Predicted 3D model of a 133-nucleotide RNA (FMN riboswitch aptamer (RFN element)) from a mouse gut metagenome. The RNAcentral record of the sequence draws on MGnify. The prediction has a mean pLDDT of 84.
RNA sequence: UGUCUUCAGGGCAGGGUGAAAAUCCCGAUCGGCGGUACAGUCCGCAACUCCCUUUUACAGGGACUGACCCGGUGAAACUCCGGGACCGACAGUGACGUAUACAUUGUAUGCGAAGUCUGGAUGGAAGAAGAUG
Numbered sequence: 001u002g003u004c005u006u007c008a009g010g011g012c013a014g015g016g017u018g019a020a021a022a023u024c025c026c027g028a029u030c031g032g033c034g035g036u037a038c039a040g041u042c043c044g045c046a047a048c049u050c051c052c053u054u055u056u057a058c059a060g061g062g063a064c065u066g067a068c069c070c071g072g073u074g075a076a077a078c079u080c081c082g083g084g085a086c087c088g089a090c091a092g093u094g095a096c097g098u099a100u101a102c103a104u105u106g107u108a109u110g111c112g113a114a115g116u117c118u119g120g121a122u123g124g125a126a127g128a129a130g131a132u133g
Base pairs, nucleotide, nucleotide: 001133002132003131004130005129006128007127014026015025016024028116029115030088031087032045033044034043035042040086041085049063050062051061052060053059068084069083070082071081072080090119091118092117096112097111098110099109100108101107102106
C1' cells in the first nucleotide's frame, strides 16, 4: 500500500398496588468504537432518525444526535481513588395523567407516559485481530 477471513452492545433481582405491570411506586441493574493517566457524561467516530443524490445497496453526501461536579494522589486524570449527581433515539404496548363529548361519577375518543419488554436487527458499523501479495 492492496486483497481475504473472523470478531465486533449490555441491562429491572426482590418487593408494593392491582383483574392485569419488567411501562406506575420502592428498589435493582446496563454502558459500542478511537483518542487521552484507565471515560456512559471531555474530544472525535459509528449506529439510530431525517433530507438529498443515485449505479437501489451491506452505497455516497448533509443535518440531527443525552448526561458531571467536588475533594484526594500525581509530572500528567471532568478518565484512577473517595463522595454526591446526571443521561439514554424511533415505532409498538399499559392500569396513570390530561382534554373533549355524553351521562347513571361511569362510558367513549384524542394526546402524553419503557435505557432494561417487543420490533427494524440472525441487520449494519466505528473499529479490532489474523492471513496473504